[in-house]
Predicted 3D model of RNase P RNA and transfer RNA as a complex of 442 nucleotides. Rfam match: Bacterial RNase P class A. It is annotated as a ribozyme.
RNA sequence: CGAGGCGAUCGGACGGUCGCGCGCUCGCUCCUUCACCGGACCGAGCGUGAGGAAAGUCCGAGCUCCGCAGCGCAGGGUGGCGGGUAACACCCGCCCGCCGUGAGGCGAGGACCAGUGCCACAGUGACGAUGCCGGCCCAUCAGGGCCGGAGUGAAACGCGGCAAACUCCACCCGGAGCAAGGCCAAAUAGGAGGGCGCAACCCGGCGCAUGCGCCGGGGGACUGAGGUCGCGCUGCCCAGCCCUCGGGUCGGCCGCUCGAGCCGUCGGGUAACCGGCGGCCCAGAUGGAUGACCGUCGCCGCGCCGCCCCGGCGUCACGCCGACCCGGCGCGGUACAGAACUCGGCUUACAGGUCGCGCUCGCUGG
RNA sequence: GGCGGGGUAGCUCAGCCGGUAGAGCAGCGGACUGAAAAUCCGCGUGUCCCCAGUUCGAUUCUGGGCCCCGCCACCA
Numbered sequence: 001c002g003a004g005g006c007g008a009u010c011g012g013a014c015g016g017u018c019g020c021g022c023g024c025u026c027g028c029u030c031c032u033u034c035a036c037c038g039g040a041c042c043g044a045g046c047g048u049g050a051g052g053a054a055a056g057u058c059c060g061a062g063c064u065c066c067g068c069a070g071c072g073c074a075g076g077g078u079g080g081c082g083g084g085u086a087a088c089a090c091c092c093g094c095c096c097g098c099c100g101u102g103a104g105g106c107g108a109g110g111a112c113c114a115g116u117g118c119c120a121c122a123g124u125g126a127c128g129a130u131g132c133c134g135g136c137c138c139a140u141c142a143g144g145g146c147c148g149g150a151g152u153g154a155a156a157c158g159c160g161g162c163a164a165a166c167u168c169c170a171c172c173c174g175g176a177g178c179a180a181g182g183c184c185a186a187a188u189a190g191g192a193g194g195g196c197g198c199a200a201c202c203c204g205g206c207g208c209a210u211g212c213g214c215c216g217g218g219g220g221a222c223u224g225a226g227g228u229c230g231c232g233c234u235g236c237c238c239a240g241c242c243c244u245c246g247g248g249u250c251g252g253c254c255g256c257u258c259g260a261g262c263c264g265u266c267g268g269g270u271a272a273c274c275g276g277c278g279g280c281c282c283a284g285a286u287g288g289a290u291g292a293c294c295g296u297c298g299c300c301g302c303g304c305c306g307c308c309c310c311g312g313c314g315u316c317a318c319g320c321c322g323a324c325c326c327g328g329c330g331c332g333g334u335a336c337a338g339a340a341c342u343c344g345g346c347u348u349a350c351a352g353g354u355c356g357c358g359c360u361c362g363c364u365g366g
Numbered sequence: 367g368g369c370g371g372g373g374u375a376g377c378u379c380a381g382c383c384g385g386u387a388g389a390g391c392a393g394c395g396g397a398c399u400g401a402a403a404a405u406c407c408g409c410g411u412g413u414c415c416c417c418a419g420u421u422c423g424a425u426u427c428u429g430g431g432c433c434c435c436g437c438c439a440c441c442a
Base pairs, nucleotide, nucleotide: 001362002361003360004359005357006356007355008354009353010352012297013296014295015294016293017292018291020049021048022047023046024045025044026043027042029040030039031038051336055347056346058345059344060343061342062341063177064176065175066174069234070233071232072231073230075173076172077171078170079169080094081093082092083091084090095109096107097106098105099104110168111167115166116165117162118161119160127158132149133148134147135146136145137144138143181254182253183252184251191245192244193243194242195241196240201218202217203216204215205214206213207212208211226237247441248440249439261280262279263278264277265276266275267274268273298334299333300332301331302330303329304328305327306326310322311321312320313319314318367438368437369436370435371434372433373432376391377390378389379388385422393409394408395407396406397405415431416430417429418428419427
């Protein structure tokens, strides 16, 4: 100098004009009230207003409901060893395997000595086998046995290969999801059809009519609806439950943002991470705000011009050409994308830039 | 916002406990007909949506991405 590797980080700035959501304060008008309080609309001021991925919804949790009662089956997931964490399929350290010259990167990395299944083509033969060549042994021959080799193939007799094949082993998992769920208000036909249950038994009434149906009361049993993917058993609870078709509304409040939170510093630990102290408050919309335009600047690309140094050529006054850096001007561009209950991860998308490394390889000079 | 299903020939779909994929309709060619329809005979056609991984081998198994479709409000 060139080409890489790993880790971290930013991802436009300032000003002006107009505009939007939310919170607080104040003011006008209106409603309510005797008045205060409270509510609605409008206006003003102040504060605040997207991301590293807010995305995909792929994992793991918090939170809420389902009467998660217990056990089992079925189902799903994970898989070296140790650690971190609320938890994880995440992260850290070490071992092993593969890839790379290397720095480094990748790995669903238990078990085919429990059983089952599959192994296309090629090959004698894919686990049930013995074709070819060579050697040795047995044998009268035919032939048989053992050893070695070649060839095919991912794998060749060796306890063959495959478990992101069934399976086995160990461990983990109840289900649904903020359209969860709770409260208020309004409106409608508080509806119709079907399937179950409120047992057996007793009493009363009614209807048909001589044992059934309906209604009410007592009664207690576990035959029995009901468990938010499914099945079974045991125990408990309750009197209603499920399916289909219709009817009405398209309103408000809570959940709703202070949290496994962010920043700084100190200590422990190889690290992931943990702990102490101090400081900070950082969007809450509900047809969904966080924007538009202008000016100045920044950054990137291209073109033109100028120029120190450098290289080459012509020449010896100097001129011409070329590359990099720098400066000026002009044109173009300035990504991916956008909260919607909240966190921890992973994955995917992303113009361009910055920083760190006592990281690597190649070329060159001393 | 949440949840579920799917992508295979021009169209509608099979095939999915791995070994180069088919059916029907459509299309093309031929026969029959004066010509056509119907009928009969024959034929072609795939990036199995895309990218990785497991495996000797992937439409199938696993992960990621893209696209399409469906369901879920409240009241009685």
The coordinates come from a structure-prediction model, not an experiment, and the mean pLDDT is 78.